[in-house]
RNA sequence: GCUGUUAUGGCUCAGUCGGUAGAGCACGUCCUUGGUAAGGACGAGGUCACCGGUUCGAUUCCGGUUAACAGCU
Repeated sequence: GCUGUUAUGGCUCAGUCGGUAGAGCACGUCCUUGGUAAGGACGAGGUCACCGGUUCGAUUCCGGUUAACAGCU
């Protein structure tokens, strides 16, 4: 220098051939117990890496940028 993959709650990851996003763990409140642990109910938390384009509508499609990883030279 070139190519590919990945980027989504605090963490690990799903997801959608375009119609405003979910799980587990963690966190908060409550229930249960004599008290813990375990269990149960409810809840909060995400401008889907960034900048543009297409579209009535983009986490998803297209282009570019950044970062991490891998490969080639």
Molecule: transfer RNA
Organism: Oscillospiraceae bacterium